The RNA shown here (Glycine riboswitch aptamer) has 105 nucleotides and comes from a Pseudomonadota bacterium. It matches the Rfam family "Glycine riboswitch aptamer". From the family's description: This family represents the bacterial glycine riboswitch. The model forms 90% of the base pairs in the Rfam consensus.
[in-house]
RNA sequence: AUGAUCAGCGGGAGAGCGCCGCCGGGCCAUUGUUGGCCAGCGGCCGCCGAAGGUGCAAGGCCAGCCAUGGGGCCGAAACUCUCAGGCAAAAGGACCGCUGAACAC
Numbered sequence: 001a002u003g004a005u006c007a008g009c010g011g012g013a014g015a016g017c018g019c020c021g022c023c024g025g026g027c028c029a030u031u032g033u034u035g036g037c038c039a040g041c042g043g044c045c046g047c048c049g050a051a052g053g054u055g056c057a058a059g060g061c062c063a064g065c066c067a068u069g070g071g072g073c074c075g076a077a078a079c080u081c082u083c084a085g086g087c088a089a090a091a092g093g094a095c096c097g098c099u100g101a102a103c104a105c
Stems, first nucleotide, its partner, number of pairs: 002104002005101007016045001018044005025038005046087003052083001053081001055079001059074004
């Protein structure tokens, strides 16, 4: 110097603070029963891709066959899907930079 790992610091996008219902809760207002907000639970759509996960191109391997048509497995991403996750702020965040530690060569 290079490679992957860990720790600290800095940068780091997208998309709803959606709608409806229920209720034993909490708070506030009203005052004798109502209303509002928050939390919880359930349902209905819309949307995003950058935790994690799915799929595959070149290529490689295997089986089989002489039909030259085709089969199976492996196979990357910022591509794809949206399972998971997310859609005010905060948090998180692929990835990038700096510093340090230990390892390999």